[in-house]
RNA sequence: GGGCCCUUAGCUCAGCGGUUUAGAGCGCUCGCCUCACACGCGAGAGGUCACAGGUUCGAAUCCCGUAGGGCCCA
Repeated sequence: GGGCCCUUAGCUCAGCGGUUUAGAGCGCUCGCCUCACACGCGAGAGGUCACAGGUUCGAAUCCCGUAGGGCCCA
């Protein structure tokens, strides 16, 4: 220098154009339970979907660029 893949909640990940649309597990907070703690049960908070632009009636999802990470080639 070239090619491919990844980037979504604190962590691990799902979702791959529309019908609450931002979700699950773990973690966190509160409540119930208990003498108390743990377990269990219930509720809640938390995300500019890496960043910017474009396509579209509509984008986390498609396209281009940038950044970071991984792998391969030279």